Context: one part of a larger RNA
RNA sequence: CGUUUGAGUAUUGAGAGUGACCUUUCUCUAGUACGAGAGGACCGAGAAAGAUAUACCGCUAGUGUACCAGUUAUCGUGCCAUCGGUAAACGCUGGGUAGCUAUGUAUAGUUAGGAUAACCGCUGAAGGCAUCUAAGUGGGAAGCCGUCCUCAAGAUGAGUACUCAUAGGUUGCGGCAAGACGAGCCGUUUGAUAGGCAUCCGGUGUACGUGCAGUAAUGUAUUUAGCCUAGAUGUACUAAUAAC
Numbered sequence: 001c002g003u004u005u006g007a008g009u010a011u012u013g014a015g016a017g018u019g020a021c022c023u024u025u026c027u028c029u030a031g032u033a034c035g036a037g038a039g040g041a042c043c044g045a046g047a048a049a050g051a052u053a054u055a056c057c058g059c060u061a062g063u064g065u066a067c068c069a070g071u072u073a074u075c076g077u078g079c080c081a082u083c084g085g086u087a088a089a090c091g092c093u094g095g096g097u098a099g100c101u102a103u104g105u106a107u108a109g110u111u112a113g114g115a116u117a118a119c120c121g122c123u124g125a126a127g128g129c130a131u132c133u134a135a136g137u138g139g140g141a142a143g144c145c146g147u148c149c150u151c152a153a154g155a156u157g158a159g160u161a162c163u164c165a166u167a168g169g170u171u172g173c174g175g176c177a178a179g180a181c182g183a184g185c186c187g188u189u190u191g192a193u194a195g196g197c198a199u200c201c202g203g204u205g206u207a208c209g210u211g212c213a214g215u216a217a218u219g220u221a222u223u224u225a226g227c228c229u230a231g232a233u234g235u236a237c238u239a240a241u242a243a244c
Stems, first nucleotide, its partner, number of pairs: 001154001005165007015151003019148001022050007034039001052108005060102004067095005072087005113145002119139004169244003172188005193239003196235005202228003209222005
């Protein structure tokens, strides 16, 4: 831009896919059929496992660059104490929320079919026999077509159904489990969109100061404290003005 009014929601499926449809072991059938024995099935039923794929983070585990604690050297806040800076872009060490992940969890590979390959057949002549083939005809593979999954009406052949006409859209602005940028999605005061704040979840692990005990290092009580990033709920305190 088109689909011949605009917008929204739900769909059909022509067609497309470098999507999937995988494999192994064990048990039963059955030590049966078969076989002198040794050995040892088809068909069918069931149970596990592997690899792969998709999704997710409740569990387990990883990361989590300044969330918490410990700690060494040194510098600084006049000194003590407490804190802060630097030590190759966390100095080192022990943990760790959200998010992102796998080693973790969940799910999946199903059912019937069609046409065939090699191959096995039936009937059967040419060629009184024989012959799966010449006429005719049956079976037969993880492969092919379908089935399954995903996309899909620019399928210009532009489909279908319903709802609204109260407009709708764009930029801007506040943002996001969306993102290289565009895009997508949500919100925009008739508001919980982000920040702040409050409460909580969760993390770390018992702060500072003071008292007490000890010459002191230190211990102990106040104190399951203090601090806290991304999480949850609430709350208009701040910012979502407005323009076309």
Large-subunit ribosomal RNA, domain VI from Ochromonas sp. CCMP1393, 244 nucleotides, folded computationally. The prediction has a mean pLDDT of 84. Taxonomically the source falls in Ochromonas (Eukaryota, Stramenopiles, Chrysophyceae, Chromulinaceae). The RNAcentral record of the full RNA draws on ENA.